[in-house]
Context: one part of a larger RNA
RNA sequence: UUGGGUUUAAAGGGUCCGUAGGCGGGUUUGUAAGUCAGUGGUGAAAUCUUUCGGCUCAACCGAGAAAUGGCCAUUGAUACUGCAAGUCUUGAAUUAUUAGGAAGUAACUAGAAUAUGUAGUGUAGCGGUGAAAUGCUUAGAGAUUACAUGGAAUACCAAUUGCGAAGGCAGGUUACUACUAAUGGAUUGACGCUGAUGGACGAAAGCGUGGGUAGCGAACAGGAUUAGAUACCCUGGUAGUCCACGCCGUAAACGAUGGAUACUAGCUGUUGGGCGCAAGUUCAGUGGCUAAGCGAAAGUGAUAAGUAUCCCACCUGGGGAGUACGUUCGCAAGAAUGAAACUC
Numbered sequence: 001u002u003g004g005g006u007u008u009a010a011a012g013g014g015u016c017c018g019u020a021g022g023c024g025g026g027u028u029u030g031u032a033a034g035u036c037a038g039u040g041g042u043g044a045a046a047u048c049u050u051u052c053g054g055c056u057c058a059a060c061c062g063a064g065a066a067a068u069g070g071c072c073a074u075u076g077a078u079a080c081u082g083c084a085a086g087u088c089u090u091g092a093a094u095u096a097u098u099a100g101g102a103a104g105u106a107a108c109u110a111g112a113a114u115a116u117g118u119a120g121u122g123u124a125g126c127g128g129u130g131a132a133a134u135g136c137u138u139a140g141a142g143a144u145u146a147c148a149u150g151g152a153a154u155a156c157c158a159a160u161u162g163c164g165a166a167g168g169c170a171g172g173u174u175a176c177u178a179c180u181a182a183u184g185g186a187u188u189g190a191c192g193c194u195g196a197u198g199g200a201c202g203a204a205a206g207c208g209u210g211g212g213u214a215g216c217g218a219a220c221a222g223g224a225u226u227a228g229a230u231a232c233c234c235u236g237g238u239a240g241u242c243c244a245c246g247c248c249g250u251a252a253a254c255g256a257u258g259g260a261u262a263c264u265a266g267c268u269g270u271u272g273g274g275c276g277c278a279a280g281u282u283c284a285g286u287g288g289c290u291a292a293g294c295g296a297a298a299g300u301g302a303u304a305a306g307u308a309u310c311c312c313a314c315c316u317g318g319g320g321a322g323u324a325c326g327u328u329c330g331c332a333a334g335a336a337u338g339a340a341a342c343u344c
Base pairs, nucleotide, nucleotide: 004315005314006313007298008297012312014201015200016199017198021194022193023192025088026087027086028085029084030083031082033081034080035077036076037075038074039073040072041071042070049065050064051063052062053061054060091191092188093187094186095184096183097182098181099180100179103177104176105175106174107173108172109171110154115149116148117147118146119145120144121143125136126135162169163168206247207246208245209244210243211242215241216240220236221235222234223233258311259310260309261308262307263306266289267288268287269286270285271284272283273282274281275280293300294299317344318343319342326337327336328335329334
C1' cells in the first nucleotide's frame, strides 16, 4: 500500500453552519465525453517468454513467433454515468390551520430560608464532635417576637417528563426572537445529502477591567486525630462562586456509539398531534422487554451495534509522549499541530 476496523480491545472530530470537492429522485428527447465493439496505424532494435536451428553439450549465437500497461485515427452501439433541453411530484422547501415546550435575550416582580442591623422579652450557656477542643457569650450570647437591609438560589408541582445542534435550560409576568410536530396538499419543482480549509457556539475552572459579596468556600490560620497528618473531622476564612463587558476553548464535552436515506417479526409504558362516541388506530418523539440478524462476549435489536448506499473524521503493539523541536493562537495559564533516539 491493499485489506481490515472505530460502544467496552488502538480508533467518531465537543456541537452546528457552510466553501471547494464527492455523491445524488421519476420520465422524455437529443448528444456521444466516459463506456462497449469492429477496422487501420503506431508501440525501434537488443532484452524477457516460446518454437526450431548452429557451435560434440551448455553458456553463447542465428531465424521465426508471441508479448509490449498503452496511444492515435476512423466506423458503429446507446443500457448505465455525464452534458443539453423539456416535463413530473414522492425527496426538499414555502404557506395555511391546530398545538407544544425548564429553547434564547431583556426588563419587571414574588414568597420561603440563611445572614446582618435595631428594638423588646429573657438568663447562662451556645456551638461542635466518635469524643473533644479551638470559636461565640454577663460589654447579655444562644432561644424567641417585631421591623429593616442585602445577596444568592427557586421547596412542593417533578416524572426513564419536556425543550435545545451540542454545551445546557426550572418561581412568576411581559416584550422580542427562534424552533418542532401533526393535519391540509394551496405554492416552487430535485432547489438534495455530506462537508477538507474556514466560521460561529461551546460546562466548570482560570485570566483582564469595573461592580457586588448573604450562604458556601480552594489557599491560609487555629483545634483535634495520629508514630507523623502539609489530609479525612471541627472553628474561622481570602480568592472564587454572582453581575456587566472582553478573553480562554478545554472535560469521562459520554449513548465512551459521526451525519443522511431506504428496508427488516412483535409486546408493553409514556409526551405532543390527527381520526374515532368508544374500543382503538395513525404520525412525530421518549423508555422497557424481545424475533431474526449481528457480536469475542457483555450485549444490541426500527432511537441497531441488523441489511445496504453516499460523504466526512479517526486507528495501526506497550513505554518514551500528547513529551521535544518548529509553527499558529493566547495578557497569562496554556491550547492546537505533533516526532525521533532509546527500550520491552
This is a predicted structure of a 344-nucleotide part of an RNA (small-subunit ribosomal RNA, central domain) from Flavobacterium psychrotolerans. Taxonomically the source falls in Flavobacterium (Bacteria, Pseudomonadati, Flavobacteriia, Flavobacteriaceae). The coordinates come from a structure-prediction model, not an experiment, and the mean pLDDT is 88. It was read from a public genome assembly.